[in-house]
Source information:
Transfer RNA from a Candidatus Portnoybacteria bacterium, 71 nucleotides, folded computationally. Rfam family: tRNA. Rfam describes the family as follows. Transfer RNA (tRNA) molecules are approximately 80 nucleotides in length. Rfam classes the family as a transfer RNA. Its mean pLDDT, the model's own confidence on a scale to 100, is 80.
RNA sequence: GCGGGUAUGGUUCAGUGGCAGAACAUAUCCUUCCCAAGGAUAGGAUGCGGGUUCGAUUCCCGCUACCCGCU
Repeated sequence: GCGGGUAUGGUUCAGUGGCAGAACAUAUCCUUCCCAAGGAUAGGAUGCGGGUUCGAUUCCCGCUACCCGCU
């Protein structure tokens, strides 16, 4: 330099053109003499910029970061 892939709560991952989810973690409460375990509730996210569309996390283009391969 060329090609391909990935980017979603604090972490690990789903997801689909129309309400963004799970587990763990965090906070509060319940249970307990206390801790642990268990239960309930809550907060918190689509890498950035454009385009298509009535509507984009999803489709297209570019950028950034990371990973893989070729040279």
The organism belongs to Candidatus Portnoyibacteriota, within Bacteria. It was read from a public genome assembly.